The RNA shown here (Guanidine-I riboswitch aptamer) has 108 nucleotides and comes from Marinobacter sp.
The source organism's lineage runs through Bacteria, Pseudomonadati, Pseudomonadales, Marinobacteraceae and Marinobacter.

RNA sequence: CAAAUGGUCAACUAGGGUUCCGGUCUGCCCGUGCUUAUUGGCAGAUGACUGGUCCGAGAGUUGACGGCCUUUUCCAAGGCUACACGGCGGGACAAAAGCCCGGGAGGA
Numbered sequence: 001c002a003a004a005u006g007g008u009c010a011a012c013u014a015g016g017g018u019u020c021c022g023g024u025c026u027g028c029c030c031g032u033g034c035u036u037a038u039u040g041g042c043a044g045a046u047g048a049c050u051g052g053u054c055c056g057a058g059a060g061u062u063g064a065c066g067g068c069c070u071u072u073u074c075c076a077a078g079g080c081u082a083c084a085c086g087g088c089g090g091g092a093c094a095a096a097a098g099c100c101c102g103g104g105a106g107g108a
Stems, first nucleotide, its partner, number of pairs: 007065006015055002020052002022049001023046007066081006083103001085106001089101003
C1' cells in the first nucleotide's frame, strides 16, 4: 500500500401492541338489607389504562463463545474485534413495533 473478515448466542433496555391477568367504565343477576351504596358472579366496551404476561433492536447496553495478534514447552495470560444516513411497501403472531424482508432499495 492492497485485499478479506469483522460472526453467533443469551439477558436486558428504548420502543411496541392487546391474546391472557389486572385496572377503568357500562349493563344484567344472586345474597344481605328499610333503601341506596359497597362486596360477589356474568357479559360487553376500553391500551388517548402507570402495570404483570407477551413481542423486542445491524445502526442500544451488558455478558459468554468465536475470530485475529503477541507472550508462553504446555496450561494459560494480555491486547484488538472498527464504522454505521435510510424509506415506501409487504409479512408473522392476538396485535403492533426500532421485530422479519433489511447493513435490502435509495442516499452520502
The sequence was found by an Rfam model in a public genome assembly. The coordinates come from a structure-prediction model, not an experiment, and the mean pLDDT is 76.